The RNA shown here (glmS glucosamine-6-phosphate activated ribozyme aptamer) has 171 nucleotides and comes from Allobacillus salarius.
C1' cells in the first nucleotide's frame, strides 16, 4: 500500500461518491492558407474539484421509506447509496370534555405530554451580499469583519365550542 479483525472517535440539509458538470496534464483525429505549424471543434487516458444555505424535530417496542419549513444574482441544492428525531400500530403515560373523584368513550399529544377552531403578540435565521487574509497551476477550499430578508413549529393572551356512567360536594 492491500485485506480481514479488534477498538476508539465523529451526525442528522448527515456522511460517501461509480454518473453529470469543471480543472490540470496529455493522446488521438477533424480541419484550413503550399509543406509543417497557430487557433478551434471531436473522442479519450490520468489526477483532482463540486455535489443542501439555516430554522424546526427523540417515550419505549415493532414496521415503513420520495420524512416538516421555507431562503437562493433563478436553483447542478442535478443524479446516485446509506442513515436520520417524520409517518403507521400497539404499550405505558400526558391534556382537555361546565366543581372534585373513578370507569369507559372521543380529539390531541410524550415528561416541552396548555382539547378543537379562530384572532392577535413573541420566537437573534444562515448561505447569499460587500470588504478584507490564507492554501492551490487551476477547478476550488477554509477563515474574519460589516450587513439585511422567511416559512413552519414552538409559546403568551383572547373569544366560541366539546362526552355518557357512578359516588360526592354545592344549591
Nucleotide at each position: 500500500g492491500u485485506u480481514a479483525u479488534a477498538u476508539g472517535u465523529a451526525a442528522a440539509g448527515c456522511g460517501c461518491c461509480u454518473g453529470g458538470a469543471c480543472u490540470a496534464u496529455u493522446u488521438u483525429c477533424u480541419g484550413u492558407a503550399c509543406g509543417g505549424u497557430a487557433a478551434a471543434g471531436a473522442a479519450g487516458a490520468u489526477a483532482g474539484u463540486u455535489g443542501a444555505c439555516g430554522a424546526g424535530g427523540a417515550g419505549g417496542a415493532g414496521g415503513u421509506u420520495a420524512a416538516u419549513c421555507g431562503a437562493u444574482g433563478u436553483c447542478u441544492u442535478c443524479g446516485g447509496c446509506g442513515g436520520a428525531u417524520g409517518c403507521c400500530u400497539c404499550c405505558c403515560g400526558g391534556u382537555u370534555g361546565c366543581c372534585c373523584a373513578u370507569c369507559u368513550c372521543a380529539a390531541c399529544u410524550g415528561c416541552u405530554a396548555u382539547g378543537u377552531u379562530u384572532g392577535u403578540g413573541g420566537u437573534u435565521a444562515a448561505a447569499a451580499c460587500a470588504u478584507g487574509a490564507a492554501g492551490g497551476u487551476g477547478a476550488c477550499u477554509u477563515c474574519a469583519u460589516g450587513u439585511a430578508c422567511a416559512a413552519a413549529g414552538c409559546u403568551g393572551c383572547a373569544a366560541a365550542c366539546c362526552a355518557g356512567a357512578u359516588g360526592g360536594a354545592c344549591a
The sequence was found by an Rfam model in a public genome assembly. Its mean pLDDT, the model's own confidence on a scale to 100, is 78.